Transfer RNA from an Armatimonadota bacterium, 74 nucleotides, folded computationally. The coordinates come from a structure-prediction model, not an experiment, and the mean pLDDT is 80. Rfam family: tRNA. About the family: Transfer RNA (tRNA) molecules are approximately 80 nucleotides in length.

[in-house]
């Protein structure tokens, strides 16, 4: 340097034809179970959907960029 995917919650991913308040598992915290722990079981917190800009009544989805990360060509 060209070409491809890939970027959503502390970590591992899902999210349909663009449509109302973005989810699941683990981990977190809190009760509540125990004599104590694990384990269960109930509640709850956590998110600039990588960054900016456009399409559109509406964007995590669609288009332009640029950052990053990974493959492959050279």
């Nucleotide at each position: 340097g060209g070409g491809c995917g890939c970027g959503u919650a502390g970590c591992u991913c899902a999210g349909u034809u663009g449509g109302u308040u973005a989810g699941a598992g683990c981990g977190c915290a809190u009760g509540c179970u125990u004599g104590a722990c694990a384990u269960g079981c109930a509640u709850g917190a956590g998110g600039u959907c990588a960054g900016g800009g456009g399409u559109u009544c509406a964007a995590g989805u669609c288009c332009c960029u640029u950052c990053g990360c990974g493959c492959c060509c050279a």